[in-house]
RNA sequence: CACCGACAAAGGCACCCCCGCAGCGAUGCGGGUUCGCAAAGCCAGGAGUCUCAGACAGAGCCUUUCUGAGAUCGUCCGGUUCCCGAA
Numbered sequence: 001c002a003c004c005g006a007c008a009a010a011g012g013c014a015c016c017c018c019c020g021c022a023g024c025g026a027u028g029c030g031g032g033u034u035c036g037c038a039a040a041g042c043c044a045g046g047a048g049u050c051u052c053a054g055a056c057a058g059a060g061c062c063u064u065u066c067u068g069a070g071a072u073c074g075u076c077c078g079g080u081u082c083c084c085g086a087a
Stems, first nucleotide, its partner, number of pairs: 004085002012037002017032006035074001041080003045077003048072008057063002
C1' cells in the first nucleotide's frame, strides 16, 4: 500500500415515528428520536421501485402498454473519496 473487517480504539451517520417548512406528487429540508449502518459519505451511469403529465387499449374511475419530466444512493450494481489496523 492492497485485500479484508476485530466482543479493538477514536469517532460518524440517523430508520420508523412526531413537529414545522417546500412541492401537484413521489419526496426533500430543519428539529426531536435512535431501527440499524464499515462507507447508511458523495455521484442518478445501468437496473429496480415510486410520482406527475400526455397518448393507446380495456371497462367502470381503475388497470395494461408507450412517451416525457421527476424522485429514490437506508433497493441493487457501478464510479469515486475516506477513519482505524487485529486475524

This is a predicted structure of an 87-nucleotide RNA (c-di-GMP-I riboswitch aptamer) from a Pyrinomonadaceae bacterium. Model confidence (mean pLDDT): 86 of 100. The source organism's lineage runs through Bacteria, Pseudomonadati, Blastocatellia, Blastocatellales and Pyrinomonadaceae. Rfam family: c-di-GMP-I riboswitch aptamer. Rfam's curators write: GEMM was predicted in a large-scale screen for bacterial structured RNA regulatory elements.